[in-house]
C1' cells in the first nucleotide's frame, strides 16, 4: 500500500411561531429523504439538550469541519403607493350658504336710469251717505162668560109712592196681546259698500305728474370676508395588498481546503 470484517457517525435540513433554553408533533420552504409509538388547554429533554424498541449501515464520489459563490423560503424594518377603517375641523382648499365688491359677462336704461319734488292708492281713526237686520212707533184688523167702560130690555133689590140701586145677556168701545201693511220717522248693529269727507302713520310698496340727463341690477363668473358641513381632498391613528431598499436566519447547489476508529491477514 492491498484485502476482509466490525463500529462511530449518517439514513434529511432550514424558518416562523412556541419555549427560560433545546428537540419533536401542527404551519411554511427544500425534495433522494428508514420503520414503530407518543405528542397544542401539547410531549420529551437540560447545553453531548426529543424519549423508547427494531432496522440499514460503504471509514468516504455518501461521516465531519472551515472559507467561498450562488440561493428556494421565512422574519424584521424604511420610504414610497394603492385600499378598506376611525377620529378631526387648526388648511386662502374643493363643496352648499350669507354678506360685500362690480373687473368681465347677462340684463336694463336717451321710446330716458338713479335722484329730487307734488300727488294718488294701499294701511289706520272719526263721520256722513247708502244697503241689510232688529226694535220702538203708526195704521188697519182682530181681540174681555164674571174680575173692563158706556148704554144696560127683561128680570132683581129697595120705598106706601115718586123713586133710587146694582147690573146679566144684547149692542157699541177700548186695555194687554195676537196678525198684517206701508215703508215716511226714531234708535241700534254689522264677514255690507267701484260711494264721500277730514285726521294720522309708513314713507316700504304700486302708479301719475314735473325736474334732470347715464346709469342702474347682482342672475352667471372673478375678488373678499363670516358663519356652517365632514362628503371628496388634508392631517392624524389603526389594519391589510403592492414596489423598491436595508437587516437577518437560511434549505438546496458548486468549488477549494482538511479531519476521521479496531481487529485480522498479505
Nucleotide at each position: 500500500u492491498c484485502g476482509u470484517g466490525c463500529u462511530a457517525a449518517a439514513c434529511g435540513g432550514g424558518g416562523a411561531g412556541u419555549u427560560a433554553g433545546c428537540g419533536g408533533u401542527g404551519c411554511c420552504c427544500u425534495g433522494a429523504a428508514c420503520c414503530u409509538g407518543c405528542a397544542a388547554u401539547c410531549c420529551g429533554c437540560u447545553a453531548c439538550a426529543g424519549c423508547a424498541g427494531g432496522g440499514u449501515g460503504u471509514a468516504a464520489u455518501u461521516c465531519c469541519c472551515a472559507u467561498c459563490g450562488u440561493g428556494a423560503g421565512g422574519c424584521a424594518u424604511a420610504c414610497g403607493u394603492c385600499u378598506g377603517u376611525g377620529a378631526g375641523g387648526u388648511c386662502c382648499g374643493g363643496u352648499g350658504u350669507c354678506g360685500a365688491u362690480a373687473a368681465g359677462g347677462a340684463g336694463u336704461g336717451u321710446u330716458g336710469a338713479u335722484u329730487g319734488u307734488c300727488g294718488g292708492g294701499u294701511c289706520c281713526c272719526g263721520u256722513g251717505c247708502a244697503a241689510u237686520u232688529g226694535a220702538c212707533g203708526u195704521c188697519u184688523g182682530u181681540g174681555a162668560a164674571c174680575c173692563a167702560u158706556g148704554u144696560c130690555a127683561g128680570g132683581c133689590c129697595u120705598u106706601g109712592a115718586c123713586g133710587g140701586g146694582a147690573g146679566c145677556a144684547g149692542c157699541a168701545u177700548u186695555a194687554a196681546g195676537c196678525a198684517g201693511a206701508a215703508g215716511a220717522g226714531u234708535c241700534a248693529a254689522u264677514g255690507u259698500g267701484c260711494c264721500g269727507c277730514g285726521g294720522g302713520u309708513c314713507u316700504g310698496c304700486c302708479u301719475g305728474g314735473c325736474a334732470g340727463g347715464a346709469g342702474c341690477c347682482a342672475c352667471c363668473u372673478g375678488c373678499c370676508g363670516g358663519a356652517g358641513u365632514g362628503c371628496c381632498g388634508c392631517u392624524c391613528g389603526g389594519a391589510g395588498g403592492c414596489u423598491u431598499g436595508u437587516g437577518u436566519c437560511g434549505a438546496g447547489c458548486g468549488a477549494u481546503g482538511g479531519g476521521u476508529g479496531c481487529a485480522c491477514g498479505a
Bacterial large signal recognition particle RNA from a Eubacteriales bacterium, 266 nucleotides, folded computationally. Rfam family: Bacterial large signal recognition particle RNA. It is annotated as a non-coding RNA gene. Rfam describes the family as follows. The signal recognition particle (SRP) is a universally conserved ribonucleoprotein involved in the co-translational targeting of proteins to membranes. Lineage of the source: Bacteria > Bacillati > Bacillota > Clostridia > Eubacteriales. The gene name in the source record is ffs. Its mean pLDDT, the model's own confidence on a scale to 100, is 75. RNAcentral records the identical sequence in 2 taxa.